[in-house]
Predicted 3D model of a 71-nucleotide RNA (transfer RNA) from Corymbia citriodora subsp. variegata. It matches the Rfam family "tRNA". Rfam classes the family as a transfer RNA. Gene Ontology term of the family: triplet codon-amino acid adaptor activity. Its mean pLDDT, the model's own confidence on a scale to 100, is 82.

RNA sequence: GGGAAAGUAAUUUAGUGGUAAAAUAUGAAGCUUCAAACUUCAAUCCGGGGGUUCGAUUCCCUCCUUUCCUG
Repeated sequence: GGGAAAGUAAUUUAGUGGUAAAAUAUGAAGCUUCAAACUUCAAUCCGGGGGUUCGAUUCCCUCCUUUCCUG
C1' cells in the first nucleotide's frame, strides 16, 4: 500500500426499521452489634458527521479507532 471484520453503560454481551436490555461492577437503603452474603432502588450507554425514511442502534456514504490477512 491492498483486502476483511468490529465499534451499544465502567466491563462482557443481546437487540437486523417502531419506547435500548441483561449480567458483573459502582452508590444508597433495608437486614446485621459490625461486616460479608442476600433483598430493593438509583446513576451511567448506540464511535463522529451526513444521507434515505413518517420513524435509524438497525439501511447507505464518509471519517476516526481497534483487530486480522496479504505485500